[in-house]
Context: one part of a larger RNA
RNA sequence: GAGUAGCGAGAGGUGGGUGAGAAUCCCACCGGCCGAAAACCCAAGGUUUCCAGAGGAAGGUUCGUCCUCUCUGGGUUAGUCGGGGCCUAAGCCGAGGCCGAAAGGCGUAGGCGAUGGACAACGGGUUGAUAUUCCCGUACCACCAACCACCAUUUGAGUGAUGGGGUGACACAGUAGGAUAGGCCAUCCUUCAGCUGGUUUUGAAGGUCCAAGCGUCAAGGGAGUCAUGGUAGGCAAAUCCGCCGUGGCAAUUCUGAGGCGUGACGGGGAGCGAAAUUUAGUAGCGAAGUGGUUGAUUUCACACUGUCAGGAAAAGCCUCUAGCGAGGUGGAAGGUGCCCGUACCGCAAACCGACACAGGUGGGUGAGGAGAGAAUCCUAAGGCUAGC
Numbered sequence: 001g002a003g004u005a006g007c008g009a010g011a012g013g014u015g016g017g018u019g020a021g022a023a024u025c026c027c028a029c030c031g032g033c034c035g036a037a038a039a040c041c042c043a044a045g046g047u048u049u050c051c052a053g054a055g056g057a058a059g060g061u062u063c064g065u066c067c068u069c070u071c072u073g074g075g076u077u078a079g080u081c082g083g084g085g086c087c088u089a090a091g092c093c094g095a096g097g098c099c100g101a102a103a104g105g106c107g108u109a110g111g112c113g114a115u116g117g118a119c120a121a122c123g124g125g126u127u128g129a130u131a132u133u134c135c136c137g138u139a140c141c142a143c144c145a146a147c148c149a150c151c152a153u154u155u156g157a158g159u160g161a162u163g164g165g166g167u168g169a170c171a172c173a174g175u176a177g178g179a180u181a182g183g184c185c186a187u188c189c190u191u192c193a194g195c196u197g198g199u200u201u202u203g204a205a206g207g208u209c210c211a212a213g214c215g216u217c218a219a220g221g222g223a224g225u226c227a228u229g230g231u232a233g234g235c236a237a238a239u240c241c242g243c244c245g246u247g248g249c250a251a252u253u254c255u256g257a258g259g260c261g262u263g264a265c266g267g268g269g270a271g272c273g274a275a276a277u278u279u280a281g282u283a284g285c286g287a288a289g290u291g292g293u294u295g296a297u298u299u300c301a302c303a304c305u306g307u308c309a310g311g312a313a314a315a316g317c318c319u320c321u322a323g324c325g326a327g328g329u330g331g332a333a334g335g336u337g338c339c340c341g342u343a344c345c346g347c348a349a350a351c352c353g354a355c356a357c358a359g360g361u362g363g364g365u366g367a368g369g370a371g372a373g374a375a376u377c378c379u380a381a382g383g384c385u386a387g388c
Stems, first nucleotide, its partner, number of pairs: 012030006031385004039365004045345002049343001050074006059067002079140002081341004086117002091112003097106003121138005141337004147331005158324002163320005171307004177300003182294005188207005193201001209267002213262005220255004224249008233241002271285002308311001351360002367379004
C1' cells in the first nucleotide's frame, strides 16, 4: 500500500438455557429451503474423522461456551453378509524349452488373477457408539454321531476319477400375458372436537402391518418321451453320449413367479402411561388390521418373436465306466463350525481438486397432487436453515 480488496451460490426471527463473555453453542416455537434430493442404502477412496467427558492457545475466512480442532477414555462381536480356505476371463507369472553380448525377451505344462460362475438366515428387539454379527423367535448348510431298522460282505453292498458325455452356457431389439411391490379409496380401530333454543356428525387427526423356512396349490414356459436290439465314433473302458433300427405312449419330465396355510397363543402397532432422594414420554399396558381399485422401470424370463455384427471360460452339478472296495443306507438324540473385513464419511467440510473450494465421483431404493414423464411446480417421509 491499507484497516483497502475480500470473507466463496442459499432466510431467518423471537423466547428460554448455559456461561466470565452469546447475532453465531443448546432447547422450544414461528418462518424458510431440498424432496429422482440438499432423503436413504452400498461400492471406491479416506483411515478413527465414530461415541462420551473435558478444553479453547492455534486451525474454523467473523464470533464461539461450539467443532470434522486439542486432551483423556471408550467403540467395529458372523457356519449363513463381502472376501479367503472353490472356479476360471482379460492380463500377469512361468519348471523344462526357444532366443539373446550381458541385463533379459518369448513361452509349454502349471499357476495367479473378479469386474463373472458356484455357495446355507430371516423377522423383531437392543447401545452413548455394533449389529442379517449381540439378544429373542423361527430356520437352513456342511461334517461327526449314541441308538433303532434294513441291505451287503468276493455269487461284491457301496464308492468312484486329475478320464468320457451332458449341463453350467450367455448378444441386442420388440410386445403380449401372469404375478407382486407400491399407491389410492372405502371399511374398521383409537383419540379429539362438540358449535345449536333443540335434533341431526357426509366432523378432525392418526393408524389400518409382518420375513426366511416348511407344507400345499399353481399362471405359464421349455424339451417329444419311454423300452429294447445293433454299433467301426467320444485318444483306454463304459450300462453314459453320439449314430442306425424296432416297438409303446400322448403323455412324461424339467423349469417356474406367485397365491393360500403355517411360521404367529409370536413380533410390531396409533395411543395410554407410572413409581423412584436416583428421572421419562423411560418401564409398563396396548385397539383395529378387512374389502375394492390402480399398478410398475420389479419378477416369471432373454421365456417368446425378430435381427445380424452371431453374442466367455472353468469349477460346480448330473451321469458313465477305469479303478478302489468291507462296510453301507434310512430315521435320529446329541455335537462341531477356521482366517480377514464390519466404527464413521460416502454427490461430500471426512474421496479427487494445495483450502471446511459454486468443479468431478460408479450402483440400488426413490412416496403424494397436477402431468406422457424420474421434466417442471408444490408437498410427505427424511434432511437442512449453509461459519460474518